This is a predicted structure of a 72-nucleotide RNA (transfer RNA) from an Anaerolineae bacterium. Its Rfam family is "tRNA". Rfam classes the family as a transfer RNA.
């Protein structure tokens, strides 16, 4: 450097252009003799930046930042 490819809750991930969501983790409560396990509830978002399309962008398109993987 150039080609692909990943970025969304604290984590590990979904989400057909059409109400951003799940599990786990945190919190409160149940249950227990107590702990985990397990049930219930609640709490968590600048979807990496800046534009562009579009009646609507997480999703399409342009450039940038970050990782990863290849090829020089």
């Nucleotide at each position: 450097g150039g080609g692909c490819u990943u970025g969304u809750a604290g984590c590990u991930c979904a989400a057909u252009g059409g109400c951003a969501g799940a599990g786990c983790a945190g919190u409160c409560g149940g249950c227990u003799c107590a702990u985990a396990a397990c049930c219930g509830a609640u709490c968590g978002g600048u979807u990496c930046c800046a534009g562009g399309u579009u009646c609507g962008a997480g999703u399409c398109c342009u450039g940038g930042c970050a990782g990863g993987c290849c090829c020089a």